[in-house]
Context: one part of a larger RNA
RNA sequence: GGCGCACGGCGGAUGCCUUGGCACUAGGAGCCGAUGAAGGACGGGACCAACACCGAUAUGCUCUGGGGAGCUGUAAGUAAGCUAAGAUCCAGAGAUCUCCGAAUGGGGAAACCCCGCAUUUUUGAUCGAAUGUGGCUUGAUCUGUGAAUCCAUAGCAGGCAAGCGGGACACGCAGCCAACUGAAACAUCUUAGUAGCUGCAGGAAGAAAAAGAAACCUCGAUUCCCUGAGUAGCGGCGAGCGAAACGGGAACAGCCCAAACCAGGAUGCUUGCAUUCUGGGGUUGUAGGACGUUGACACGAUCUUUUAGACGAUAGCCGAAUGGCUUUGGAAAAAGCGGCCAGAGCGGGUAAGAGCCCCGUAGGCGACAUUCAAUGGAAGAUCCAACGGAUCCUGAGUACGGCGGCACACGCGAAAUGCCGUCGGAAUCCGGGAGGACCAUCUCCCAAGGCUAAAUACUCCCUAGUGACCGAUAGUGAACCAGUACCGUGAGGGAAAGGUGAAAAGCACCCCGGAAGGGGAGUGAAAGAGAUCCUGAAACCGUGCGCUU
Numbered sequence: 001g002g003c004g005c006a007c008g009g010c011g012g013a014u015g016c017c018u019u020g021g022c023a024c025u026a027g028g029a030g031c032c033g034a035u036g037a038a039g040g041a042c043g044g045g046a047c048c049a050a051c052a053c054c055g056a057u058a059u060g061c062u063c064u065g066g067g068g069a070g071c072u073g074u075a076a077g078u079a080a081g082c083u084a085a086g087a088u089c090c091a092g093a094g095a096u097c098u099c100c101g102a103a104u105g106g107g108g109a110a111a112c113c114c115c116g117c118a119u120u121u122u123u124g125a126u127c128g129a130a131u132g133u134g135g136c137u138u139g140a141u142c143u144g145u146g147a148a149u150c151c152a153u154a155g156c157a158g159g160c161a162a163g164c165g166g167g168a169c170a171c172g173c174a175g176c177c178a179a180c181u182g183a184a185a186c187a188u189c190u191u192a193g194u195a196g197c198u199g200c201a202g203g204a205a206g207a208a209a210a211a212g213a214a215a216c217c218u219c220g221a222u223u224c225c226c227u228g229a230g231u232a233g234c235g236g237c238g239a240g241c242g243a244a245a246c247g248g249g250a251a252c253a254g255c256c257c258a259a260a261c262c263a264g265g266a267u268g269c270u271u272g273c274a275u276u277c278u279g280g281g282g283u284u285g286u287a288g289g290a291c292g293u294u295g296a297c298a299c300g301a302u303c304u305u306u307u308a309g310a311c312g313a314u315a316g317c318c319g320a321a322u323g324g325c326u327u328u329g330g331a332a333a334a335a336g337c338g339g340c341c342a343g344a345g346c347g348g349g350u351a352a353g354a355g356c357c358c359c360g361u362a363g364g365c366g367a368c369a370u371u372c373a374a375u376g377g378a379a380g381a382u383c384c385a386a387c388g389g390a391u392c393c394u395g396a397g398u399a400c401g402g403c404g405g406c407a408c409a410c411g412c413g414a415a416a417u418g419c420c421g422u423c424g425g426a427a428u429c430c431g432g433g434a435g436g437a438c439c440a441u442c443u444c445c446c447a448a449g450g451c452u453a454a455a456u457a458c459u460c461c462c463u464a465g466u467g468a469c470c471g472a473u474a475g476u477g478a479a480c481c482a483g484u485a486c487c488g489u490g491a492g493g494g495a496a497a498g499g500u501g502a503a504a505a506g507c508a509c510c511c512c513g514g515a516a517g518g519g520g521a522g523u524g525a526a527a528g529a530g531a532u533c534c535u536g537a538a539a540c541c542g543u544g545c546g547c548u549u
Base pairs, nucleotide, nucleotide: 001548002547003546004545005544006543007542008541009540015534016499017498020470021469022467023466024465025464026463027462028461029459030458031166032165039100040099041098042055043054044053046078047077050074051073052059061094062093063092064091065090066089070082071081072080105114106113107112115134116133117132118131119130120129121128135164136163137162138161139160142158143157144156145155171202172200173199174198175197176196182189186236212219213218223250224249225248226247233241234240254451255450256449257395261280262279263278264277265276266275267274268273269272285429287394288393289392290391291388292387293386294385300383301382302381303380304379305378306377307376308375312371313370314369316365317364318363322338325336326335327334339356340355341345347359348358349357400424401423402422403421404420405419406418407417410436431446432445433444434443435442486493487492506533509520510519511518512517
């Protein structure tokens, strides 16, 4: 030195466990903010820091309800206290709530500096102190003031109201808008109106009551799902892109203006017209309405306002039944013997597998207050007829056309339809649009004004639950004081780290040692469970013995 055997050290794999995650289901909620948010800074305890909680009324204050014996958080210590005159704790409603932050009196290197005005206070007076207030933009009205310019108007000032910022990296609508890529290269095309940026909003948003879809029969707002269908089509007819109607379901809801006409007010003046405002009227395509004539005014429906308010939500409460044993064990919930409950044998805990020990579970019960709002009541408003066909009205720089583009599954195509820019530019119910160039017949519809729930999309969040999901190199980056430590000027990047034991019973005392550490003793079932603490693999490093070079 090698091999073997035995015993160790180091190390932290494996097994077991789970406080944490992940994916969903059902219900709820879907906003907060100038009454100062989200998020922070700094403070507050008898006692260092931190987390949590709170705000100079600071580990808390008030009221109401629940609850019923202990309490002063994590946190195990000491001190000092509180509590049946009901504490701690839980729920609801209030009060307080420093400073920064949209931050909003001015400034500013956030959590700081400085100021005006009013009131109070102090002083002989100032200074000081306290409280309140002082941002910008927009808006109908109101008040005051007030030019050129006499009246007036514009303007100015004030009062009043609203907005501003955050977020759930989700969902929606809109504006702007790539490239890699694919086409086996690449330019039209594709990726894709995607990613990204921006604006705005809601609990949903958007869309929506036919100038529709169809086909000679009809349907009857919108949205979403299935189907139609990878069809019809589009396409360097390449790569690829890709409908719609019908049919079946989910959910269902329809309305209001403008105009004609009437009444009234105002303004202008060529004094009988024009403009404008308010009220009535009226809202459609088998045309409707105004207008004229005739007739009704009740029931009902809808909307608005107001009022009452069930069931729920936010604390809780009741809640069955096992022990006499025996065995093993440190411990019984295990095994054996014998019972009981069950509308409860989901689950968790208790020294090990517990229906009957504890918390619970099934099943019942419960609210001062706040909230939700099914439903009912009251008041007000609106709607609900026929005939006539002379006149009037029925959304104009609109429809449409030329040119240039965009969107439509549709790449300019035979290219309808919708939208934008630009130049032209109608008709008026004997009217107008569409039916995929265009024309005719026929059919359907009525543009150029507006509102509208549900079915649909999503999940920061709350409650309950589920898993052929993970089990500490997994599962969130984060089971642990983690977006921390640490890195970076910064944007940003971003960890590692769980387990004594049933219970600290966490080793009194003695010995060696300066201590660390160890040996006894003691605790414990176990200390080879002693805090570097369950199990404790391998690599790696040793000690002893045997054989061997």